Transfer RNA from a Candidatus Omnitrophota bacterium, 74 nucleotides, folded computationally. The sequence was found in a public genome assembly. It matches the Rfam family "tRNA". Its family is annotated with triplet codon-amino acid adaptor activity in the Gene Ontology.
RNA sequence: GGGCGGUUGGCGCAGUUGGUUAGCGCGUUUGCUUGACAUGCAAAAGGUCACAGGUUCGAAUCCUGUACCGCCCA
Repeated sequence: GGGCGGUUGGCGCAGUUGGUUAGCGCGUUUGCUUGACAUGCAAAAGGUCACAGGUUCGAAUCCUGUACCGCCCA
C1' cells in the first nucleotide's frame, strides 16, 4: 500500500431485507426479604449506535470519506 471484518450504556453482546419506545446478560443504585451478609424478588439510572457528510417522509441499519482495532496479502 491492497483486501476482508469489527466499532451499539461501565463490561460482554443482539438488533433479521430502513418504520416509529434500541434491547439482553453481567455490573451499579434503591426497596423487600435477613439479627447481619450472601442468595432470591421488584424497580430505577445509564446510549449524541466511532466521527463527518449524503440518500430518504423516515437511518444503528443504505452510500461516501475519516479514525481506531483485528486478520490476510504484498